Record summary
The RNA shown here (small-subunit ribosomal RNA) has 1394 nucleotides and comes from an uncultured bacterium. Its mean pLDDT, the model's own confidence on a scale to 100, is 83.
RNA sequence: AGAGUUUGAUCCUGGCUCAGGAUUAACGCUGGCGGCAUGCCUAAUACAUGCAAGUCGAACGAGGGUAGCAAUACCCUAGUGGCGAACGGGUGAGUAACACGUAGGUAACCUGCCUUAGAGACGAGGAUAACUACUGGAAACGGUAGCUAAAACUGGAUAGUAUAUUUGGAGGCAUCUCUGAACAUUUAAAAGUCCUUAUGGGAAUGCUCUAAGAUGGGCCUGCGGUGCAUUAGCUAGUUGGUGAGGUAACGGCCCACCAAGGCGACGAUGCAUAGCUGAGCUGAGAGGCUAAACAGCCACACUGGGACUGAGACACGGCCCAGACUCCUACGGGAGGCAGCAGUAGGGAAUUUUCGGCAAUGGGCGAAAGCCUGACCGAGCAAUGCCGCGUGAAUGAAGAAAUUCUUCGGAAUGUAAAGUUCUGUUAUUGAGGACGAAUGGUAGUAGUAGGAAAUGACUAUUACUUGACGGUACUUGAUGAGAAAGCCCCGGCUAACUAUGUGCCAGCAGCCGCGGUAAUACAUAGGGGGCGAGCGUUAUCCGGAUUUACUGGGUGUAAAGGGAGCGUAGACGGUUAAGCAAGUCUGAAGUGAAAGCCCGGGGCUCAACCCCGGGACUGCUUUGGAAACUGUUUAACUAGAGUGCAGGAGAGGUAAGAGGAAUUCCUAGUGUAGCGGUGAAAUGCGUAGAUAUUAGGAGGAACACCAGUGGCGAAGGCGUCUUACUGGACUGUAACUGACGUUGAGGCUCGAAAGCGUGGGGAGCAAACAGGAUUAGAUACCCUGGUAGUCCACGCCGUAAACGAUGAUUACUAGGUGUCGGGGACCUAUCGGUCUUCGGUGCCGCAGCCAACGCAAUAAGUAAUCCACCUGGGGAGUACGUUCGCAAGAAUGAAACUCAAAGGAAUUGACGGGGACCCGCACAAGCGGUGGAGCAUGUGGUUUAAUUCGAAGCAACGCGAAGAACCUUACCUGGUCUUGACAUCUGGAUGACCGACGAGUAAUGUCGUCUUUCCUUCGGGACAUCCAAGACAGGUGGUGCAUGGUUGUCGUCAGCUCGUGUCGUGAGAUGUUGGGUUAAGUCCCGCAACGAGCGCAACCCCUAUCUUUAGUAGCCAGCGAGUAGAGUCGGGCACUCUAGAGAGACUGCCGGAGAUAAUCCGGAGGAAGGUGGGGAUGACGUCAAAUCAUCAUGCCCCUUAUGAUCAGGGCUACACACGUGCUACAAUGGCGUAAACAAAGGGAAGCAGAGCCGUGAGGCCGAGCAAAUCCCAAAAAUAACGUCUCAGUUCGGAUUGUAGUCUGCAACUCGACUACAUGAAGCUGGAAUCGCUAGUAAUCGCGAAUCAGCAUGUCGCGGUGAAUACGUUCCCGGGUCUUGUACACACCGCCCGU
Repeated sequence: AGAGUUUGAUCCUGGCUCAGGAUUAACGCUGGCGGCAUGCCUAAUACAUGCAAGUCGAACGAGGGUAGCAAUACCCUAGUGGCGAACGGGUGAGUAACACGUAGGUAACCUGCCUUAGAGACGAGGAUAACUACUGGAAACGGUAGCUAAAACUGGAUAGUAUAUUUGGAGGCAUCUCUGAACAUUUAAAAGUCCUUAUGGGAAUGCUCUAAGAUGGGCCUGCGGUGCAUUAGCUAGUUGGUGAGGUAACGGCCCACCAAGGCGACGAUGCAUAGCUGAGCUGAGAGGCUAAACAGCCACACUGGGACUGAGACACGGCCCAGACUCCUACGGGAGGCAGCAGUAGGGAAUUUUCGGCAAUGGGCGAAAGCCUGACCGAGCAAUGCCGCGUGAAUGAAGAAAUUCUUCGGAAUGUAAAGUUCUGUUAUUGAGGACGAAUGGUAGUAGUAGGAAAUGACUAUUACUUGACGGUACUUGAUGAGAAAGCCCCGGCUAACUAUGUGCCAGCAGCCGCGGUAAUACAUAGGGGGCGAGCGUUAUCCGGAUUUACUGGGUGUAAAGGGAGCGUAGACGGUUAAGCAAGUCUGAAGUGAAAGCCCGGGGCUCAACCCCGGGACUGCUUUGGAAACUGUUUAACUAGAGUGCAGGAGAGGUAAGAGGAAUUCCUAGUGUAGCGGUGAAAUGCGUAGAUAUUAGGAGGAACACCAGUGGCGAAGGCGUCUUACUGGACUGUAACUGACGUUGAGGCUCGAAAGCGUGGGGAGCAAACAGGAUUAGAUACCCUGGUAGUCCACGCCGUAAACGAUGAUUACUAGGUGUCGGGGACCUAUCGGUCUUCGGUGCCGCAGCCAACGCAAUAAGUAAUCCACCUGGGGAGUACGUUCGCAAGAAUGAAACUCAAAGGAAUUGACGGGGACCCGCACAAGCGGUGGAGCAUGUGGUUUAAUUCGAAGCAACGCGAAGAACCUUACCUGGUCUUGACAUCUGGAUGACCGACGAGUAAUGUCGUCUUUCCUUCGGGACAUCCAAGACAGGUGGUGCAUGGUUGUCGUCAGCUCGUGUCGUGAGAUGUUGGGUUAAGUCCCGCAACGAGCGCAACCCCUAUCUUUAGUAGCCAGCGAGUAGAGUCGGGCACUCUAGAGAGACUGCCGGAGAUAAUCCGGAGGAAGGUGGGGAUGACGUCAAAUCAUCAUGCCCCUUAUGAUCAGGGCUACACACGUGCUACAAUGGCGUAAACAAAGGGAAGCAGAGCCGUGAGGCCGAGCAAAUCCCAAAAAUAACGUCUCAGUUCGGAUUGUAGUCUGCAACUCGACUACAUGAAGCUGGAAUCGCUAGUAAUCGCGAAUCAGCAUGUCGCGGUGAAUACGUUCCCGGGUCUUGUACACACCGCCCGU
């Protein structure tokens, strides 16, 4: 000293929470010793028992006991008497008060014992308790008669004081005080003990009076310390006076009379709470909280009241009365008061022994010894707190064992342990053994002063004697590491991490928050961190919290400026001079108890603790001084303020009158079928004549244009014109007053709209209401009507987003530019212009301020004064109370409970049925489809023993699967195996294994026969099979939300970022925005940016043109040969082609547009023109997207089974629904005949020519070809000819029957094809929806992969070959900029009501 928590992130506001310290504490776990402290916070509840106040025989009489023959001595006891019992001890109920604190006053008072000084003590008297006798009562307690003493009691004398009157002096502070004189009245006493040289004298004690002191009190006063105004009025002894009384004393303290006062917003009265203080805790301080222990004061003593005694009480262990409670009782009556010390019950989370002693300190009595003392000193109990000590020290690596973790290598616990060598604090035991004790006591000796002397007093000294604690502290011997460590925490805050278990369960949590199968947050363990005889938790206080802000906060938008003005109290206040000294400053004095605190010393071994000295105690009082400032008084001033005079501006206000346009209504005319209204309609009006139109009239309300961030007003507000009355502001002038000012709690006044009351008025509009629509509904929005109301007069209400969300006043602080009302100067013939000044009203902008937004001379800047208001969100501007109101309601205005946030400004995204711009087969323009039919195929669903699994909007569904009859295969049924079908290791056996044959089974498994190794140093080894045991194998089992890899998608969209710089408190921004342009963040220009990266483009491949090289298996122009025909042959490589290398295209050229740019438009040339066409290529990222069943892999699970293997079945099911396709519905066609033209591929377990056979699928045979040579191989659409003639057909081909072919161990479930026969639906397809912009769509065939066989699928190839695009309003998707947002899981959001 700060930290956590609102957000995706940021800054701010703001609350909540934490880290610190403390406690009369309690609870949980644990517990060795000692010292010093502390110990009913609750029931001021009730109390059994014991003790806590007595003492004096040197005041008195009596009784008793002991010793003695007795005298007598000593002792005990009740009583009379004296002193004490008013102290000490306890508690905090009451008390908001002169109770307490502090400073004073008492000229308004008292004071026993003590000290000092003075004086005195004369002389009498009568009683009474005890006791005795009798007697009452259960007891407590008495009664009657009689005897007796005193330092008990009562008169008298003396004395001063006191009191009253009269009269002097001195002083002071008003009342008065001190001191004289005279006279009058009244009031005193007590002895006991001791000594002696003894009618006396003396000592100390006691007694009386007086004066003073000391001590302790009483009373009075200033100031100080508490909550509520939802307590605003209180008070009749009340306030004062006079007189009398009372008191120690003043006083309405009490009484009589008189007056009507007194207190209160500076908070009276009431209610609630509370003992006050020194101090304690905390805090940097200022403060805040507390009132245990210790100390001062107060109050109380079962509750309430009262007095008595006394110096002192209205009395804790006294009295009386009343009350409640308890106890005793013979029922008549009595007794009691632990808030003393112990202790008990109860209450409670909770607080001790019915202890020892008067040894010390202190107190009472006493001459003293002494007695008494639950005050006190000590001990006991309690870790309740503070302080100290210990639980061992050194050495010790095989880093033991064990435990935990592990990547299995190791790491940690850990020098820790064990072991070895020591020490002996504490504890145990033995021995010694205190201080506290003297200025004490008793006895004695000596001395000093006084005295005649003695006693006595004082000083010194000797002897003896006194300790509860306690045989304790302390010292010392011995034994022996022995007897002595726990608690909390380990996600962040906050120091400290792993494993297992659990699986939003159990649980944790101070706040944020953890836990839904890999939890450092739960539980346990290991390890670690913190403190340590304690550690945590709970409770409370202060701190942090500047979160009530005096120090030290705020109010435009976060909570917060009153709706506005006038003005009372109050607060603050211009210039000059003088006086005073209240505030202020300064010196001195007193006080601020002690303890405590701080500093310096000292004593317990240290410390805690205790002792000594100093400081401080920030305060109050008294007094000397200063006079700047504030205050106050006096005298002046004119700059603030106001008045006068002269002007002009204005929807300022009130009242009266006037005006025109428009709506509506009425009357009349013209006129005819509609009008009106809406997104579209309907209700409504209209043939009884509307709407429209013309004329006349009625009535009410509002005042078009002018009109303007123009004007006026305090605000609300004010708008046709005229008049009357009237308020304010402004300008000019400087005649007058002379601080008269500012603000303003309460108070008063004004105060939109709506609403209320009474009476008018009522055209239009229009809550409520009615009807029609809209809608799922529509008590709404829209329409047709329509009443209060809106208008006027008078009276209430008193609120608004009454807003500039910004209180009023004053001063100061760069500018620029409008506008309204005035003034001045200059220029100007006029219109007008320029400069300047005062007042208002706007915009922009500097400094400054602000969390930012923004404000910025009209401040939210810098200062000053006054008022109002705020202190987390909700509950709530609610409830209750009060005031106001006719009511509606307004004003004032809480709490319980609940949350950890609520909120402001700005940032980045995302979103919007916001805006701007742009793109895309996105729409539009076209062409062809799908959706209807039949079939194929995939999916859902259903079914099943199983119909294995996955994929699910686009981006699952002819997808994984480039091909399920067995196999595949993962599924089901049944059978079989268990180190296993597969891998590695160990041991043993065999010499094989393989192969051939046979048996057997549904099949695998199984059984039998035959055959049969290599190397060698002869030990064995290699290899293979089998057997055995275990480590292990195996899993298409789970988790794609634990993962890698791979893939889809937005999207081939043009974006995504970084460095440095700059701006911003910051998140962030800038760059990347802007103007153009592009397919493109493509390029150019501009610019606080300058550069760079990943993307775009290019580089790569195919294709289109040409050149060159090469010329076989390709080609054949020319030459030759040759054929029925044929590059067939010689030959050639010109052409085509093949496949290598090159060229070519770059906006390069021209013109125009553009900004002289980028670029665009047009043109030339060219095979190709503006990326020529196509492919490959996929940025940062999004979707917890897909895949654990391609593969890999963590964790979990199975292990004679969830592994392995065999046969059969299933994946091919079928009421149905969807997707993707094929074939069609026909004449742009079908069929038949004959004819022409490709490209790209494949081929040896292969492609297969030709030939022959078969109607055909195909069969037989086998030439050729590992391929530019041979084969598949026929291209088809097309063109030609013929036929069909619009029909369910010569369209269409499903389905079915029969007979076949091929592949294959095997076509039943379940293959393809062929022939013949059969000949279904279907005549162009609803809503909806898909693809495509050129060699594209459409259409036609060909090939390949997979593959024994199986394609309408997929991937390729070529042939024929279109139409349309005006354009970007709309739908969908995307990009950029901008705007709003209470969204950020981001609109599939958030959130409201029921």